[in-house]
RNA sequence: ACAUUCGAAGGGGAUGGGGUUCCCCGAAACCGCCGCAAGGCUGAUGACUCCUACCGCGUG
Numbered sequence: 001a002c003a004u005u006c007g008a009a010g011g012g013g014a015u016g017g018g019g020u021u022c023c024c025c026g027a028a029a030c031c032g033c034c035g036c037a038a039g040g041c042u043g044a045u046g047a048c049u050c051c052u053a054c055c056g057c058g059u060g
Base pairs, nucleotide, nucleotide: 010025011024012023013022016051017050018049019048020047021046032041033040034039
């Protein structure tokens, strides 16, 4: 550069991964809260649970 074929396996629910379950979305679903601002607060979950990371306390 040319030709042919395909448009799949889905995705999302404020910070990672797995399982279960609920809800939502079809280019959308989704992208936390307080405060005029400065700034401040909670949490690795939508919910349950496990692992990892992080934080606090105690013991060796």
A computed fold for a 60-nucleotide RNA from a Pseudomonadota bacterium, annotated as Fluoride riboswitch aptamer (crcB RNA motif). Taxonomically the source falls in Pseudomonadota (Bacteria, Pseudomonadati). Its Rfam family is "Fluoride riboswitch aptamer (crcB RNA motif)". Its family is annotated with response to fluoride and positive regulation of gene expression in the Gene Ontology. Rfam 15.1 lists 2,293 matches to the family in 1,982 species. The sequence was found by an Rfam model in a public genome assembly. The coordinates come from a structure-prediction model, not an experiment, and the mean pLDDT is 77.